[in-house]
Context: one part of a larger RNA
RNA sequence: ACCGGCGAGUUGUUUUUUUCUAAUUAGUUUAAGCCAUUAUGUGGCGUAAGCGCAGCGAAAGCGAGUCCUAAUAGGGCGAUUUCAAGUAGAAAAAAGCAGACCCGAAACCGUGCGAUCUAACCAUGAGCAGGGUGAUCUCCACAGAAAUGUGUGAAGGAGGCCCGAACCAGUGUCAGCUGCAAGUGGCUUGGAUGACUUGUGGUUAGCGGUAAUAUGCCAAUCGAGCACGGAGAUAGCUGGUUCUCCCCGAAAUAUAUUUAGGUAUAGCGUCCUUUAUUAGAAGCCAGAGAGGUAGAGCACUGAAUGGAUGUGGGGUCGAAAGAUCUCGCAUUCAAUCAAACUCCGAAUUCUUUGGUGGUUAAAGGGCAGUCAGUCUUAUCGGGCUAAGCUGAUAAGGCGAAAGGGAAACAUCCCAGACUCUUGUCUAAGGUCCCUAAGUUUUUUCUAAGUGUGAAAGGAAGUGAAGUUCCACAGACAGCUAGGAGGUUGGCUUAGAAGCAGUCAUCCUUUAAAGAAAGCGUAACAGCUCACUAGUUGAGGGAUUUUGCGCCAAAGAUUUAUCGGGGCUUAAGAAGAGCACCGAAGACAGAGAUCCUGCAUUUAUGCAGGAUGGUAGGGGAGCGUCCCAUAGGCGGUGAAGGUUAAGGCGGAAGCUAAACUGGAGCGUAUGGGAGUGAGAAUGCCGGU
Numbered sequence: 001a002c003c004g005g006c007g008a009g010u011u012g013u014u015u016u017u018u019u020c021u022a023a024u025u026a027g028u029u030u031a032a033g034c035c036a037u038u039a040u041g042u043g044g045c046g047u048a049a050g051c052g053c054a055g056c057g058a059a060a061g062c063g064a065g066u067c068c069u070a071a072u073a074g075g076g077c078g079a080u081u082u083c084a085a086g087u088a089g090a091a092a093a094a095a096g097c098a099g100a101c102c103c104g105a106a107a108c109c110g111u112g113c114g115a116u117c118u119a120a121c122c123a124u125g126a127g128c129a130g131g132g133u134g135a136u137c138u139c140c141a142c143a144g145a146a147a148u149g150u151g152u153g154a155a156g157g158a159g160g161c162c163c164g165a166a167c168c169a170g171u172g173u174c175a176g177c178u179g180c181a182a183g184u185g186g187c188u189u190g191g192a193u194g195a196c197u198u199g200u201g202g203u204u205a206g207c208g209g210u211a212a213u214a215u216g217c218c219a220a221u222c223g224a225g226c227a228c229g230g231a232g233a234u235a236g237c238u239g240g241u242u243c244u245c246c247c248c249g250a251a252a253u254a255u256a257u258u259u260a261g262g263u264a265u266a267g268c269g270u271c272c273u274u275u276a277u278u279a280g281a282a283g284c285c286a287g288a289g290a291g292g293u294a295g296a297g298c299a300c301u302g303a304a305u306g307g308a309u310g311u312g313g314g315g316u317c318g319a320a321a322g323a324u325c326u327c328g329c330a331u332u333c334a335a336u337c338a339a340a341c342u343c344c345g346a347a348u349u350c351u352u353u354g355g356u357g358g359u360u361a362a363a364g365g366g367c368a369g370u371c372a373g374u375c376u377u378a379u380c381g382g383g384c385u386a387a388g389c390u391g392a393u394a395a396g397g398c399g400a401a402a403g404g405g406a407a408a409c410a411u412c413c414c415a416g417a418c419u420c421u422u423g424u425c426u427a428a429g430g431u432c433c434c435u436a437a438g439u440u441u442u443u444u445c446u447a448a449g450u451g452u453g454a455a456a457g458g459a460a461g462u463g464a465a466g467u468u469c470c471a472c473a474g475a476c477a478g479c480u481a482g483g484a485g486g487u488u489g490g491c492u493u494a495g496a497a498g499c500a501g502u503c504a505u506c507c508u509u510u511a512a513a514g515a516a517a518g519c520g521u522a523a524c525a526g527c528u529c530a531c532u533a534g535u536u537g538a539g540g541g542a543u544u545u546u547g548c549g550c551c552a553a554a555g556a557u558u559u560a561u562c563g564g565g566g567c568u569u570a571a572g573a574a575g576a577g578c579a580c581c582g583a584a585g586a587c588a589g590a591g592a593u594c595c596u597g598c599a600u601u602u603a604u605g606c607a608g609g610a611u612g613g614u615a616g617g618g619g620a621g622c623g624u625c626c627c628a629u630a631g632g633c634g635g636u637g638a639a640g641g642u643u644a645a646g647g648c649g650g651a652a653g654c655u656a657a658a659c660u661g662g663a664g665c666g667u668a669u670g671g672g673a674g675u676g677a678g679a680a681u682g683c684c685g686g687u
Stems, first nucleotide, its partner, number of pairs: 001687006011098003015095005023087002027051003033045005055062002065077004101240002104237001108230006119204009128194001130163003133159001138154002140151004167191003172187004206222001208218003243621006253266005267370002269367007283356008295344001296342002301338003305334013373398010403414003418591004423587003429581003432565003438578001440577006451567001457551002461548010478535005484508003489503003514529001517528003592611009622676001624673007632665002640660004646655003
């Protein structure tokens, strides 16, 4: 891992509620116990007691009333009036109490067992090759009055001394990593007469011991050992929870919470009953009200620009008068801004009344689930007018929705799947091939593979529509020629001559020619330009709006920003038209279940409608084991097993036949449950 088996809402309890059934009824029922009997049963006796028939008051108590009170006042709780009902039992669905659907802690407490591992200690034993160093005391010599000092002197053999085996340790590294080994092996390394190592026997015990403290060790277990018990501890947490079909079908919100991933009440679901063989829902129309948003405005509160007039402060100048610059305040004129401004003010919305409308609504009760939501569109707050961000409001989806489209794609577009049909028509979206359907018709555009990703900005790309200027008295462009004189203008400067800089920018000759637009020189010179004439001969220049294109445009596995092939008077873009394809949509045919209506007639027919679905509510069934009753099968072969592809049923399922098997087993009607497995890192076994 697979296969097989086992594996989870149960049982007790009249403690409570509701529903259903049958009994009795202003009553109802017995409990223990006893008697009888065909004896785990049934029948009878048993009225102790319970519930109900009356309430009020703390109570005495009174009583259809009572309590408070001085009260006959007033009020509280009751009774009264048409309706007026309880009690006991059985079943079902829930709640409470119990382990209470199942599995799952880490922990807590109690009683015992452990120091053959290891920590420390006690008692008694054992072990430490070899080599080196050479302390004190002492002796001797010398110095000294002595204390004492000195000496390559003698002798001696100290040390948690040195090197290094056994022994103890475990430094670094390699190997090993289902190992030789749940800590080992190789090389290397530390200690090695000591706070050394070690044998044997013993002591200390878990709210404890021991510890040169490392939270270390106390039998491969240690921030509190192990075993058994309390014990099915508790788990607002995670996981799992087993057959089928039919009807309806949510929520992810409000309030509260030592509350925020829990729970309670409400909201939203479902089932029953009643109103009820019908109460007048939603929507629409009209009327009456509510309001301060969008917009707008500046009348208030603030913000904020320019001018005028008045007035005040300051600076500068001035002898002063005053002049000028600047800053406020008030009034006024003009132009503005605001979520926390409003003299104003919609549309929608909300409330309510009337009408219309024709389908569910309300009330009471049983049972829930939901309290993490999410995306899109619109209007907003926060944020960066960021987020697949966050918080609101409104709508739609997903959630709980399959089908078609968007290549793929919960949330977008179309559309809501009862079942079947190689029938028909359409939606969104498409029609060259992949790929169902137009290589369809018509008028244009695009040359960029734009289409098939992007901005500011940029450009004689190209199409359309304008405005304006020049032009056969010759435009625009090209070519030929001129482009001069005063003058090298004045100043400045080494120089400044049109052309470093500064000031001025005139006059003349002219068809025209700047005291010069650019290049150039040290300065001149030189080359162009403006401007003019000639030549040529028909359109040219500027500008506005707009369609489609161009540049701007760099990324990491592989083309990779049409889904691919590929496409250029398109298979691209814009407009108009016709045809077709295209879904579980609509229609057509057949059938199933349910509801309503009408018929017949008590289960059918006809007509119409409905039938996506998670949590969840309700309904109807299938199958397994056992029991009772009835009636059956079986050695002429029961159950069980095998055979993919027999038959029946709407499903769970039922069943024939053949083979196998070798002794029990169906059917009908009831009853009772250890009653259905694919999931729980499930448990056990096999392979």
Predicted 3D model of a 687-nucleotide part of an RNA (large-subunit ribosomal RNA, domain II) from a Patescibacteria group bacterium.
The coordinates come from a structure-prediction model, not an experiment, and the mean pLDDT is 82.
RNAcentral holds the full RNA, with entries from ENA.
It matches the Rfam family "Bacterial large subunit ribosomal RNA". Rfam links the family to the GO terms ribosome and structural constituent of ribosome.